Predicted 3D model of a 105-nucleotide RNA (Glycine riboswitch aptamer) from Fusibacter sp. A1. Its mean pLDDT, the model's own confidence on a scale to 100, is 75. It matches the Rfam family "Glycine riboswitch aptamer". About the family: This family represents the bacterial glycine riboswitch. Glycine riboswitches usually consist of two metabolite-binding aptamers domains with similar structures in tandem. The aptamers cooperatively bind glycine to regulate the expression of downstream genes. In Bacillus subtilis, this riboswitch is found upstream of the gcvT operon which controls glycine degradation. Lineage of the source: Bacteria > Bacillota > Eubacteriales > Fusibacteraceae > Fusibacter.
[in-house]
RNA sequence: GUGAUGAUGACGAGAAAUGUACUUAAGUGUGCAACCGAAGAGGCAAUCGCCCACUCAGCCAGAGUGUAGCGAGAAACUUUCAGGUAAUAAUAUCGUUAUUGGAUG
Numbered sequence: 001g002u003g004a005u006g007a008u009g010a011c012g013a014g015a016a017a018u019g020u021a022c023u024u025a026a027g028u029g030u031g032c033a034a035c036c037g038a039a040g041a042g043g044c045a046a047u048c049g050c051c052c053a054c055u056c057a058g059c060c061a062g063a064g065u066g067u068a069g070c071g072a073g074a075a076a077c078u079u080u081c082a083g084g085u086a087a088u089a090a091u092a093u094c095g096u097u098a099u100u101g102g103a104u105g
Stems, first nucleotide, its partner, number of pairs: 006100008018033005034085003040081001041079003047072004052066005
C1' cells in the first nucleotide's frame, strides 16, 4: 500500500395470512377453531469422503464396479417448532453508504 467473501450499523424499497366468545380505557388480555412463510430454527438431492466385497495392479501407491452403513452436503424448496395474521413496529432480500475485517495481488 491493493482491499474479496463476511460481520455490524444508518437510510430507502419490501410481502403473505382471521374469525369468533368473553374481557379491557385501548386491535388490552384470554380461550376455541382456522390461516401465512420472508426473523430464527429443523429436513434433504446430486456429489464427495470413509468403510466393506470383487476385479485390475501389486514394493509403495492406485483405478474401476457394486450394495449396505457412517460422515459432509443448497435453497427463496420443504416443516410450521418458533414467529406472524387491522395499523404501527418487525421481517428475508435488494440498493446506497459507514465501520470492521484481511482473502488476493